A computed fold for a 137-nucleotide RNA from a Bacillota bacterium, annotated as c-di-AMP riboswitch aptamer (ydaO/yuaA leader). NCBI's taxonomy places the organism under Bacteria, Bacillati, Bacillota. Its mean pLDDT, the model's own confidence on a scale to 100, is 79.
RNA sequence: UAGUCGAUAUCUCCGAAUAUUAUUUAGCGGGGGAACCAGUUUUGGGGUGAAUCUUGCUCCCCGUCAGCAGAGCAAGAAGGGCAACUUGGGUGUCCGAAUCCGACAGCUAACCUCGUAGGAGUACACCAAGCGUAUUG
Numbered sequence: 001u002a003g004u005c006g007a008u009a010u011c012u013c014c015g016a017a018u019a020u021u022a023u024u025u026a027g028c029g030g031g032g033g034a035a036c037c038a039g040u041u042u043u044g045g046g047g048u049g050a051a052u053c054u055u056g057c058u059c060c061c062c063g064u065c066a067g068c069a070g071a072g073c074a075a076g077a078a079g080g081g082c083a084a085c086u087u088g089g090g091u092g093u094c095c096g097a098a099u100c101c102g103a104c105a106g107c108u109a110a111c112c113u114c115g116u117a118g119g120a121g122u123a124c125a126c127c128a129a130g131c132g133u134a135u136u137g
Stems, first nucleotide, its partner, number of pairs: 011121004018026002027116006037106001042103001044104001045101004052077008079095005085130005090124001
């Protein structure tokens, strides 16, 4: 000097999930709920969330063949996050879940109501435009 691995947390990231007070406020989020407009309910429907969809294979069902539904796996796409000031671009990389309501909710002023958790550890001064700090004159 370069590369790899690991650790750290007063720092950082996902997320609405923070601050303050002395047991309250504020901020940030979600749901319900008129008119007008819109819409069509077993093919159930709906909410939070980026998290929905396509194709193929396998399993399951089955007397046989085939098909539907369901489960799993793989490859993709919609969509989303990160790479340590912000934004846009480029490059790289990761996610693409889960869960709730229980026959029922479109939008929606007034109004009503709920949450403010949990989890984790990235390290491209690549380009452009800004902003800020320090030093010197």